[in-house]
RNA sequence: AACGAAAAAGGCAAAGCUGCCGAAAGGUGGUGACGCAAAGCCGCGGGUCUAAAGUUGAAAAACCAUGACAGCCGGGCUGCCGAAC
Repeated sequence: AACGAAAAAGGCAAAGCUGCCGAAAGGUGGUGACGCAAAGCCGCGGGUCUAAAGUUGAAAAACCAUGACAGCCGGGCUGCCGAAC
């Protein structure tokens, strides 16, 4: 460097329930563990979600990210341990 064990030490925490924030997506604290070797960090590329404001419309609605998702896939930065290969 690469790889990842019925190893050791430690770590994170899906769904559900719940307090708060948010128009929503979602975030966050508590509870709870489905899982995770980067499930640590970064919206850089793709993708997905939402649509307050804005645009169109008679309306219904449509479009739209400046809002989100890192536990969707790539990429970047950083990092614990050490059986086998």